[in-house]
Small-subunit ribosomal RNA, 3' major domain from a metagenome, 476 nucleotides, folded computationally. The RNAcentral record of the full RNA draws on SILVA. The prediction has a mean pLDDT of 84.
Context: one part of a larger RNA
Formats: sequence, C1' cells, structure tokens
RNA sequence: UGACGGGGGCCCGCACAAGCGGUGGAGCAUGUGGUUUAAUUCGAUGCAACGCGAAAAACCUUACCAGGUCUUGACAUACUGCUGAACACGUCUGAAAGGGCGUGGGCCCUUCAGGGACAGUAGUACAGGUGGUGCAUGGUUGUCGUCAGCUCGUGUCGUGAGAUGUUGGGUUCAGUCCCGCAACGAGCGCAACCCUUAUUUUCAGUUGCCAGCACUAACGGUGGGCACUCUGAAGAGACAGCCGGCGAAAGCCGGAGGAAGGCGGGGAUGACGUCAAAUCAUCAUGCCCCUUAUGUCCUGGGCUACACACGUGCUACAAUGGCCGUUACAAAGGGAAGCGAGACCGCGAGGUGGAGCGAAUCCCAUAAAGACGGUCUUAGUUCGGAUCGCAGGCUGCAACUCGCCUGCGUGAAGUCGGAAUCGCUAGUAAUCGCGGAUCAGCAUGCCGCGGUGAAUACGUUCCCGGGCCUUGUACA
Repeated sequence: UGACGGGGGCCCGCACAAGCGGUGGAGCAUGUGGUUUAAUUCGAUGCAACGCGAAAAACCUUACCAGGUCUUGACAUACUGCUGAACACGUCUGAAAGGGCGUGGGCCCUUCAGGGACAGUAGUACAGGUGGUGCAUGGUUGUCGUCAGCUCGUGUCGUGAGAUGUUGGGUUCAGUCCCGCAACGAGCGCAACCCUUAUUUUCAGUUGCCAGCACUAACGGUGGGCACUCUGAAGAGACAGCCGGCGAAAGCCGGAGGAAGGCGGGGAUGACGUCAAAUCAUCAUGCCCCUUAUGUCCUGGGCUACACACGUGCUACAAUGGCCGUUACAAAGGGAAGCGAGACCGCGAGGUGGAGCGAAUCCCAUAAAGACGGUCUUAGUUCGGAUCGCAGGCUGCAACUCGCCUGCGUGAAGUCGGAAUCGCUAGUAAUCGCGGAUCAGCAUGCCGCGGUGAAUACGUUCCCGGGCCUUGUACA
C1' cells in the first nucleotide's frame, strides 16, 4: 500500500422486511449428470454450466460408430510427360459411393511444328485435418456492475515503499455539485449528446381517414373532402424555469401552471481492472501431431438409449371453474420456389381451385381472456389429460428406429405439494391471446407485440452483495 475480521461508523440494492405469484410433490417437454452402448460426436460445470453453443439432429446437418471406397485427393496454386475438345449417353457390378467396358460429339488461335480453355492419366511441389494445446495467442464474450469508481502531470511532504490531490462538512442516482483544505489542474468513467414512448404545431394526403353534402347493392362502396384519425419529416415543450419555506452555497421540501416535474417511462451505451474465467468446434493463428490417413466419399446406424439423480419449463389438481351457444375490442410483424381470399368437398387435420398482392391497397387473420344466456353441483367428477388402440391428414426421395397434426375409443398420476428455494415495486407482478427468426416439415424454447390488470414497502435490527472512512492483523 492492499487484502481480510463472527472490529467500528456512514450509505445503497427486490438484500431483508411488507405483499403477490411460483419452484421443490404429479404427468409430460427439454437440458445435464450417471449408467448403458459399436457409437450414444464435441464443448459449457458455484453465483457467471444445465430450453447453454443449437434462430430447428428422420437423410443432409454430423464432427461419432459399423461396413464399403479413393489416394495430388471433395477444395487451391504452379510445373512436367502422355492422351483426349469440353460435354452428353448407353451398359455390367454394386446398398450407394466407387470400379470395368463401350458410343456419340467434334471448340478457339495457328507460321500446320504446335499452342489455348477444359478433361483424363502419371509424377513433383503441395492440399486437407471439427486432431492436441484457450496454461503459447489475436479477436470476441461472461462476471463483479451501469457498481462509482480508476488514474495522470506539476507541486508539496516522507531516507524510502508511498502519501497528498481522491480526505473533511453538506448534498446527489453518481468522485453529482457546493464549501473548506498543500495543493493546482487534467484524463478514462457519471451525466448529456443517440433511439423509442407520453403532448402539441407546421408541412404533406395515397394504398390511410370520413365531420358536413350527394349517390348507393348500405359496405368509405362511389362522387367529393384532407377537417379528424393515422402515417413521417421539420419544429415546440421540462430548465428546479416561476411562487413559498429551509439553507452559507450546492441543494432539499411544498405549491402553481402543464400532456408530462424534479434523471418523466423504456432502450442503446459497460471505466482501470478481477477470475491463467469461456471459446484453437465461428473465424484467425504459433508450436506439436496424422499424410493409401487423425484426410476424403458413400450406405445404414447413433447424437432420440434408460434401474436412477438434478436444473429449466408446460399442463393440471377445478365452480374467480369445465362445457355449449350468441356477441365485442388489439398491437406488432411476415409474404414471390411466397402469403393465398371468395366458392366447393371433408366431422376434422386438410383437399380442389385459383381472385388479389413484391403489399398503409391483397393475404396470413376468427385475437383470446371479456360480455350475455344455458348446463354441470363438489365427485377423482362433464376436473385432469398422460398412456395405449384403430382410422386418417401434411411435409419430404424417405416419417421403422425418429416428425407434426386430426377424428373415434382409452382414460393414468394428480385433491395445491417436506426441508428448502426463486421472481417481482406499476401499466410492474399475475393472467390472456397474437406475431417473428430458424425452417421442406417439426416449440411447452427464444425474441417481440398488444388485452385485462393488482397487493405491499413500518423500516434498515438481521441474511446476501456492494461503495466510502476508520481501526486491528499470525496474510501478500
């Protein structure tokens, strides 16, 4: 000087407390451990691994296994010899890849020797490696933590390591600002500048909108209009600006006006560093290793196994509910090898068909919870839907291993979950549906969108994490 203390002081954070809803019990989905296996490819392992890399494992992917192949190679550049345009087709063997044999075709330049593109073959340099090392590395990322810190120049003090500044008194979300001070300044962080959302003005008016007028098959459908909604470009607006109180100031408290008030809400943004943290399997890369194989191609299998253990989720255990009928109101997205309307067929998944739309025009697309009416009457049930049987649909070369969906039948566990443990402070939790990426097909995951919409916070004694000052030290 740091670090540490079941030392002290001050202060924060869904850290506790106050509340609401979960997990831990059940079934299933998914990831992991373990076990099994020819293989169950590899990585990630306290917080900060475990619905993680994977925003899609039937083949492919695929790196694993079994079997079958190739050896200048699936891919790149260069050179040499020989042959042939390239290319296309047939046939035999084969699961395919591969291998054997045969046929058609006849390119460009030319000094007619040959040369060129391309292909085959032989050879040489080389290719190739998801092989090893993340403890050789770059790059990228997690984490403490969006915590308020981390430093420097000059000066001063100290023999020196270092200190001071950065401490102190106030204040703030903040090393934010004020005052003081052997310090005076500065940098990286904080804040602001950026995006979005909440109000409004101007401009613009189609594909959007419809107040008033007219027509109408009653539908903004048409004429018409651009007021309104909306869209999207430029502005305005919030600054403790005004008033009052407190204060030395910084600032704090209350009030007015205002759509919004004290950082208005949300996002992006992550200082110096820590963990030899993660990644050689995104990529790049040193060194080591393989080179008729640790490279390459193919068929089939595996990554989907299953006495078990754990994590994360979904669905429930019901009446604030289940079922049936009628009836409302979104936002944000996507669409051309695409979205696919009306119509018709089917109980349904879906099929036939094809209007319109590269989309403020058309389509996906009926939002659901909600409202109204009916039924069930506390039961393992009209709860719950696992499991299994049969019959179908879709995608795809192909759904046996191993996809999703529909109909009929079947109807398991489960009556609110031990110790323990998690999330959340407002348009939040809880609950309800909708969309997208990936994607031929396949979400209960992920990323977004809106609808309905709470309870509680006395407080900082305690648990956890963190910041500042101070003290002790068997630590560096």